[in-house]
RNA sequence: GCCGGGGUAGCUCAGUGGUAGAGCAGCCGCCGUAAGCGGCAGAUCGCUGGUUCGAAUCCAGCCCCCGGCC
Numbered sequence: 001g002c003c004g005g006g007g008u009a010g011c012u013c014a015g016u017g018g019u020a021g022a023g024c025a026g027c028c029g030c031c032g033u034a035a036g037c038g039g040c041a042g043a044u045c046g047c048u049g050g051u052u053c054g055a056a057u058c059c060a061g062c063c064c065c066c067g068g069c070c
Stems, first nucleotide, its partner, number of pairs: 001069007010024004018053001026040005046062005
C1' cells in the first nucleotide's frame, strides 16, 4: 500500500430505512441476611459530509482495533 471483519450503555452483545434494546454491573423497594422478585437511571450509535420525508442501518472520506496479502 491492497483486501476483509469490527467500533452501539460502565462491560458483553442485539438492532440491515420508520420511537435505540437485552444480559451483567449500578441505584431504589420487597425481604431478618443471602438468594429471588419488582421498579428506576444510563448510549451525540467512532468522526465529518452525502442520499432520503425519515439513517445506528445506504453511499463517500477519515480515525482506531483485529485478521489476511504484498
This is a predicted structure of a 70-nucleotide RNA (transfer RNA) from a Rhodothermales bacterium. The organism belongs to Rhodothermales, within Bacteria. The coordinates come from a structure-prediction model, not an experiment, and the mean pLDDT is 82. Its Rfam family is "tRNA".